[in-house]
Context: one part of a larger RNA
RNA sequence: GAACGAACGCUGGCGGCGUGCCUAACACAUGCAAGUCGCGCGCGAAAGUCUUCGGAUGAGUAGAGCGGCGCACGGGUGAGUAACACGUGGAUCAUCUGCCCUCGAGUUCGGAAUAACCCGGCGAAAGCCGGGCUAAUACCGAAUAAUGCAGCAAUGACAAAGCGGAGGCUUUCUUCGGAAACUUCGUGCUUGAGGAUGAGUCCGCGGCCCAUCAGCUAGUUGGCGGGGUAAUGGCCCACCAAGGCUAAGACGGGUAGCUGGUCUGAGAGGAUGAUCAGCCACACUGGAACUGAGACACGGUCCAGACUCCUACGGGAGGCAGCAGUGGGGAAUCUUGCGCAAUGGGCGAAAGCCUGACGCAGCAACGCCGCGUGUGUGAUGAAGGUCUUCGGAUCGUAAAGCACUGUCGGCAGGAACGAGGGUUUGUGCAGCUAACAUCUGCAUAGAUUGACGGUACCUGCAAAGGAAGCACCGGCUAACUCUGUGCCAGCAGCCGCGGUAAUACAGAGGGUGCAAGCGUUGUUC
Numbered sequence: 001g002a003a004c005g006a007a008c009g010c011u012g013g014c015g016g017c018g019u020g021c022c023u024a025a026c027a028c029a030u031g032c033a034a035g036u037c038g039c040g041c042g043c044g045a046a047a048g049u050c051u052u053c054g055g056a057u058g059a060g061u062a063g064a065g066c067g068g069c070g071c072a073c074g075g076g077u078g079a080g081u082a083a084c085a086c087g088u089g090g091a092u093c094a095u096c097u098g099c100c101c102u103c104g105a106g107u108u109c110g111g112a113a114u115a116a117c118c119c120g121g122c123g124a125a126a127g128c129c130g131g132g133c134u135a136a137u138a139c140c141g142a143a144u145a146a147u148g149c150a151g152c153a154a155u156g157a158c159a160a161a162g163c164g165g166a167g168g169c170u171u172u173c174u175u176c177g178g179a180a181a182c183u184u185c186g187u188g189c190u191u192g193a194g195g196a197u198g199a200g201u202c203c204g205c206g207g208c209c210c211a212u213c214a215g216c217u218a219g220u221u222g223g224c225g226g227g228g229u230a231a232u233g234g235c236c237c238a239c240c241a242a243g244g245c246u247a248a249g250a251c252g253g254g255u256a257g258c259u260g261g262u263c264u265g266a267g268a269g270g271a272u273g274a275u276c277a278g279c280c281a282c283a284c285u286g287g288a289a290c291u292g293a294g295a296c297a298c299g300g301u302c303c304a305g306a307c308u309c310c311u312a313c314g315g316g317a318g319g320c321a322g323c324a325g326u327g328g329g330g331a332a333u334c335u336u337g338c339g340c341a342a343u344g345g346g347c348g349a350a351a352g353c354c355u356g357a358c359g360c361a362g363c364a365a366c367g368c369c370g371c372g373u374g375u376g377u378g379a380u381g382a383a384g385g386u387c388u389u390c391g392g393a394u395c396g397u398a399a400a401g402c403a404c405u406g407u408c409g410g411c412a413g414g415a416a417c418g419a420g421g422g423u424u425u426g427u428g429c430a431g432c433u434a435a436c437a438u439c440u441g442c443a444u445a446g447a448u449u450g451a452c453g454g455u456a457c458c459u460g461c462a463a464a465g466g467a468a469g470c471a472c473c474g475g476c477u478a479a480c481u482c483u484g485u486g487c488c489a490g491c492a493g494c495c496g497c498g499g500u501a502a503u504a505c506a507g508a509g510g511g512u513g514c515a516a517g518c519g520u521u522g523u524u525c
Stems, first nucleotide, its partner, number of pairs: 001525004006521005013371006019364002021329001026327003030324003035069003040066002043063001048057003076282003086206007095199002100195008108142004117132006149156002162187006170181004208254003215245003220242004225237003257279004261272004284305005307318004335361001337360003343357001344355004374404004384395004408466001410461005418452001422448010469514005474495003480509005490497002
């Protein structure tokens, strides 16, 4: 000199864009942060209103339940980890991959349950038990079976689910309304092949300190055979052999998430890893598996532990390193805000619902950038302050005065972009089709949709009015005098000042440097 997630002191007008627990991975009150689907399925209220008192309507709505998909994403944190964790380049003939895309084949016939519900019981509660009924895209059996699987081959084994829209009456049934078969469209389901995406595993190389850590190792190193896994492998096991690593640093100890990057520097390098992005790890502490395409799962389960809470003392409940917020720790770090309008995500055919992701707003000079605090004129060089050699000098065109301007702020009026799309009502065209139904696609016209926000922006009004401080002035280092003090009080980054004329302390006048900041402290180069 530069930099900072900074803090402290003094001061503080506005705006834009960013950033904001670096400490206790300390403990947490309260609210919210993951649901959705009736186009999978069976049940199914009440309030209210009307009433002829029967009931009707509300309503097949709300709601819970079975089932499907999601909850493994998104969000947080950096404890652990010196490791194939990360970076980079490879390998996988050693592997998996839900949803999505392309292509092929199929989607037949049956069965037994169970929740919800009803009845009964236990419990303070959390909740649980028994009996009875019922449905499904839930579950099971049979059939069919290749290009897929097993096998050297012969051969063997393996699947499925429906739902929604429309049509017309050819057939069956019919309560004569229609229903089913049938035709067609859409969407599912099963089984293969390929792709895309995501992931697992393995390897070469690379990146901390200590040798005052020198030897380490028994599943240890390898083999054979098995088990296990999606998959290789001592990953695990039985047996056999005696190996394996190490001064190019094994083993041990300390420290630490890694990277793109960031800061500095001419560079080489050094330091660092907040925000943003990629990867990893963790979710009160330790352990375990279940479900699933995917977890050994932050807002799932089980066990143990510590802690907190409820209890009828028998037993139960909980996990903010999600967003806000509280206590605590600390030099120190924000609102218990608004909205799903946009972007993105989950579910859904869709409308839509959910979304503390996200978009915005709030607080903080914490940072960067921009703007303002006026402009011109004005010499009796006013008053006043300070200094003085008492002549004057200086603050100083500075002020006042006069003439203007209107940024920001204030008031008033107008007023956005971000909205694309979706839905709906018409119209036209095309495709599918037996069909001018339906559905799909395209074009066009109208309606509807903004948290921010009556914000940005624009216009007008009044008015110099509301807006300057901080540090320094001995040398380094730009800037000097007076008074007070008298090795005292004090200053100080280094050298050093202060013991009676101190440009070095304190105050004042003046000056210098930066400026809505200026200094100090800390840290890095």

Small-subunit ribosomal RNA, 5' domain from an uncultured bacterium, 525 nucleotides, folded computationally. It matches the Rfam family "Bacterial small subunit ribosomal RNA". The coordinates come from a structure-prediction model, not an experiment, and the mean pLDDT is 85.